[in-house]
Context: one part of a larger RNA
RNA sequence: AGCAGACGGUGGAUGCCUUGGCGCACGAUGGCGAUGAAGGACGUGGGUAAGCUACGAAAUGCCUCGGGGAGCUGCUGCCAAGCCUCGAUCCGGGGAUCUCCGAAUGGGGCAACCCAGCUGGGGUAAUACCCAGUUAUCCGGGCCUGAAUAAAAUAGGGCUCGGAGGCUAACGGUGGGAAUUGAAACAUCUCAGUACCACCAGGAAUGGAAAGAAACCUCGACUCCCUCAGUAGCGGCGAGCGAACGGGGAUCAGCCCAAACCAUGAGUACCUUACGGUCCGUAUGACCAGUGUUCUCGUGGGGUUGUAGGACUAUCUAUGCCCGGGUACGGUCGGGCGGGAAGUUACAAAGGUUGUUUCUAGCCGAAAGCUUCAGGAAAGGGCUUCCAAAGAGGGUGAUAGACCCGUAGGCGAAAGAAAUGACUCUUCCUGGAUAGAUCCUGAGUAGCGCCGGACACGUGAAACCCGGCGUGAAGCAGGAGGGCCCACCCUCCAAGGCUAAGUACAAGCGUGCGACCGAUAGCGCAACAGUAGCGUGAGUGAAAGGUGAAAAGAACCCCUGUUAGGGGAGUGAAAUAGAACCUGAAACCGUUUGCUU
Numbered sequence: 001a002g003c004a005g006a007c008g009g010u011g012g013a014u015g016c017c018u019u020g021g022c023g024c025a026c027g028a029u030g031g032c033g034a035u036g037a038a039g040g041a042c043g044u045g046g047g048u049a050a051g052c053u054a055c056g057a058a059a060u061g062c063c064u065c066g067g068g069g070a071g072c073u074g075c076u077g078c079c080a081a082g083c084c085u086c087g088a089u090c091c092g093g094g095g096a097u098c099u100c101c102g103a104a105u106g107g108g109g110c111a112a113c114c115c116a117g118c119u120g121g122g123g124u125a126a127u128a129c130c131c132a133g134u135u136a137u138c139c140g141g142g143c144c145u146g147a148a149u150a151a152a153a154u155a156g157g158g159c160u161c162g163g164a165g166g167c168u169a170a171c172g173g174u175g176g177g178a179a180u181u182g183a184a185a186c187a188u189c190u191c192a193g194u195a196c197c198a199c200c201a202g203g204a205a206u207g208g209a210a211a212g213a214a215a216c217c218u219c220g221a222c223u224c225c226c227u228c229a230g231u232a233g234c235g236g237c238g239a240g241c242g243a244a245c246g247g248g249g250a251u252c253a254g255c256c257c258a259a260a261c262c263a264u265g266a267g268u269a270c271c272u273u274a275c276g277g278u279c280c281g282u283a284u285g286a287c288c289a290g291u292g293u294u295c296u297c298g299u300g301g302g303g304u305u306g307u308a309g310g311a312c313u314a315u316c317u318a319u320g321c322c323c324g325g326g327u328a329c330g331g332u333c334g335g336g337c338g339g340g341a342a343g344u345u346a347c348a349a350a351g352g353u354u355g356u357u358u359c360u361a362g363c364c365g366a367a368a369g370c371u372u373c374a375g376g377a378a379a380g381g382g383c384u385u386c387c388a389a390a391g392a393g394g395g396u397g398a399u400a401g402a403c404c405c406g407u408a409g410g411c412g413a414a415a416g417a418a419a420u421g422a423c424u425c426u427u428c429c430u431g432g433a434u435a436g437a438u439c440c441u442g443a444g445u446a447g448c449g450c451c452g453g454a455c456a457c458g459u460g461a462a463a464c465c466c467g468g469c470g471u472g473a474a475g476c477a478g479g480a481g482g483g484c485c486c487a488c489c490c491u492c493c494a495a496g497g498c499u500a501a502g503u504a505c506a507a508g509c510g511u512g513c514g515a516c517c518g519a520u521a522g523c524g525c526a527a528c529a530g531u532a533g534c535g536u537g538a539g540u541g542a543a544a545g546g547u548g549a550a551a552a553g554a555a556c557c558c559c560u561g562u563u564a565g566g567g568g569a570g571u572g573a574a575a576u577a578g579a580a581c582c583u584g585a586a587a588c589c590g591u592u593u594g595c596u597u
Stems, first nucleotide, its partner, number of pairs: 001596009015582001016546002020517002022514006029506002031167002039101003042056003046079002051075002062095006071083003106115003116135007137164009171202001172200005182189001186236001212219002223250005233241002254498003257442001261301007269293002271290001276288003279331006306476001308441004312436006320337006338430006351424010362411003368384004373380001385402002387391001393405003447471007457483001478493005533540002553581001556568004
């Protein structure tokens, strides 16, 4: 030195474990913010210096209302000092306080700092100083002022009230909008209206009550799903792209304006007393006098559709009661009673009272003992019982239906929140028919030309829809569509608006589950992790779990320079479980024995 055996060291694999992750489903909920958010800085504790958590100069907390019932002063041990059955700590509802920065908003600024004005208060002899409030910008409403320009008006100015601004996981709408890639190259095409950017929201958003679809039969708003169907089509007819009708489901809900006309108010121009007016007609009486007409605008009524509808006029018919527009009759309009209907998500809109249910703390909750059988320990073995609307699960010194927490099943709210019902309340209706080419029914619109976009549809025979530029109708005896176009036929009524449900998503909250992981796995993070570290910066980004049932965490003695390390003693079932702590593989390093050289 090698080989082999034994015993160690080192190392941290493996096994077992889990406080943490991952995924899915369901429920509730879907926002926070100038009443200052999200996120931070700095502070706050008896010994408390740092960190986390909590809180804010009223500072590990204050008040109040409930729950709960014996200990408490967080992680976090120890000492001290206290609190608590006169009910603490703790849990939940409501409230108070809430430094500074941050949209940050008095001005400034290198965030957490600096410097002010005004009003009020404290303080001073007076300044100083201190405290409270207020002072950003933009938009909208109101009021007061107010030029150029005589008046009026406008611009502008001032005051005041209201709103906005920022943050947030995905889902949504709109405006912009790639390339890698595929086409086995590449340019039309594709990827894809995707990624990304911007704006704007809402608890959902969008859409939505046919100028629709269909085919000579009909359907009847929209949204979403299944199918139709990889069909019809589109396509350097390449790669690829890719419907609709119809059928089956989910859910269902329909409405309001503009206009004609009437009334009223304001303005405007005309006209100067007209067909005067006081609801209309007739009769009668009284009174008034910018009365009347055109146009524009405001308000109220009216009215809202396609087998056209409505207005107006005329005719016919119907109609409970009362009051009013001087009186009588007839009409008409308005109001009240009665009758009827509806309603807070559209169709108008705001509350109140009360009931029920649910949520935000909680509570009750059945039934087992013995045993020296081994063991440190019984829940295991043995023996004999019991409960079960409860034998889900977890814990307890090993494996417990009956020991603990629970489980099945029940119960519960002073306060706050949500949903829902009733009443109150609020609103509406209280007539209809027929006839009449008298009036109305959304104009720089529809259409057309050129150029684009979007439709599954790449310009094609290319309709329908949207935009830019140009041109430019009809108007109900009207207009649009039915995939060039024309005719017939059929369907519908554009150029105004609102609309729940069915659908999408899940940051935060709650519940449950898993042929999901088990510390090189599972989130990057089981742990004080978006930390340490790296980078000028945008950004990047770890490692690191396990004593024991219980600290019983090793008093005391010895070696030593030693608070290192070790040997005794003691604890414990075990200390080769001793904190560098479960198990403790291999590489690697030793001690010892044997053999070989």
Molecule: large-subunit ribosomal RNA, domain I
Organism: Planctomycetota bacterium